[in-house]
RNA sequence: AUGUUAUCAAGAAAGGCCGAGGGAUUAGACCCUAUGACGCCUUAGCAACCCUUUCGCCAGAAUGAAGGUGCUAAAUUCUAAACAAUUUUAAUAAUUGAUGAUAGAUAACGA
Numbered sequence: 001a002u003g004u005u006a007u008c009a010a011g012a013a014a015g016g017c018c019g020a021g022g023g024a025u026u027a028g029a030c031c032c033u034a035u036g037a038c039g040c041c042u043u044a045g046c047a048a049c050c051c052u053u054u055c056g057c058c059a060g061a062a063u064g065a066a067g068g069u070g071c072u073a074a075a076u077u078c079u080a081a082a083c084a085a086u087u088u089u090a091a092u093a094a095u096u097g098a099u100g101a102u103a104g105a106u107a108a109c110g111a
Base pairs, nucleotide, nucleotide: 003109004108005107006106007105008104013043014042015041016040017039021032022031023030026080027079028078029077044072045071046070049068050067051064053062054061055060076103082099083097084096085095086094087093
């Protein structure tokens, strides 16, 4: 690395540098961006996976934010599995659904 478990509709900004693309890949949309996006640095903030403290029937619950991570446009931006409902004459297609497959992200473990 592959892998396992858990979570992913909430939350959270400024300054400086850079200079053209970016929103994970593919496809279709849509959005952000020279009023400087993305990325990097500094500070700040959000959150609570590891962690602190307490309780425990040892499943967990509460608590805190010093440390290790992470994150700070839009649901993981939406769809590309299936199911149900509605619309459409029907199919197709569209909309809705805290359903959720695949894929991805993060943490811990492990290798």
SAM riboswitch aptamer (S box leader) from Aequorivita sp., 111 nucleotides, folded computationally. The sequence was found by an Rfam model in a public genome assembly. The coordinates come from a structure-prediction model, not an experiment, and the mean pLDDT is 77.